RNAcentral holds the sequence, with entries from Rfam. Predicted 3D model of an 81-nucleotide RNA (SAH (S-adenosyl-L-homocysteine) riboswitch aptamer) from Spiribacter sp. 2438. The model forms 100% of the base pairs in the Rfam consensus. Lineage of the source: Bacteria > Gammaproteobacteria > Chromatiales > Ectothiorhodospiraceae > Spiribacter.
[in-house]
RNA sequence: UUUGUCGAGGAGCGCUGCACCCCGUGAAGGCACGGGGGAGGCUCGACAGGCGGGCAACAAUGACAACGGCGCUCGACCGCA
Numbered sequence: 001u002u003u004g005u006c007g008a009g010g011a012g013c014g015c016u017g018c019a020c021c022c023c024g025u026g027a028a029g030g031c032a033c034g035g036g037g038g039a040g041g042c043u044c045g046a047c048a049g050g051c052g053g054g055c056a057a058c059a060a061u062g063a064c065a066a067c068g069g070c071g072c073u074c075g076a077c078c079g080c081a
Base pairs, nucleotide, nucleotide: 001050002049003048004047005046006045007044008043009042010074011073012072013071014070015069018041020037021036022035023034024033025032026031040067
């Protein structure tokens, strides 16, 4: 740095629909169109791999969040009444 799995970022209902996934059509691929699904896809952490760089790589201290289309409901904290 990247891939996968898991966890966390309070909970829930509805709507739309980009990415993405599935199906169909266009001869195939690409691509396009149509239908269905689709609002943790982001960030942080743990584990297991890939790629790259550094070097002998231990301990301590500190921090432990910031965000997440639209509408609604609830919870928690603080404040006001």
The coordinates come from a structure-prediction model, not an experiment, and the mean pLDDT is 79.